This is a predicted structure of a 73-nucleotide RNA (transfer RNA) from Cycloclasticus pugetii.
Its Rfam family is "tRNA". Gene Ontology term of the family: triplet codon-amino acid adaptor activity.

RNA sequence: GCCGAUGUAGCUCAGGUGGUAGAGCGGCUCAUUCGUAAUGAGUAGGUCAGCGGUUCGAAUCCGCUCAUUGGCU
Numbered sequence: 001g002c003c004g005a006u007g008u009a010g011c012u013c014a015g016g017u018g019g020u021a022g023a024g025c026g027g028c029u030c031a032u033u034c035g036u037a038a039u040g041a042g043u044a045g046g047u048c049a050g051c052g053g054u055u056c057g058a059a060u061c062c063g064c065u066c067a068u069u070g071g072c073u
Base pairs, nucleotide, nucleotide: 001072002071003070004069005068006067007066010025011024012023013022019056027043028042029041030040031039049065050064051063052062053061
């Protein structure tokens, strides 16, 4: 230099063909216990990497950029 993949909660990841952003773990609160752990109940936490475009409506489609990563040279 060329061709791809990935980017969503603190972490690991879902999210069918555009229509309310989710799960597990973790955090916090409460219950249980002499206390802790475990367990049960509840709860908080998001610029969906960034910018622009299409659309009534974009995590999702299109373009560019950035980061990580695979292959080729």

Background: The same sequence occurs in records of 2 taxa. Taxonomically the source falls in Cycloclasticus (Bacteria, Pseudomonadota, Gammaproteobacteria, Thiotrichales).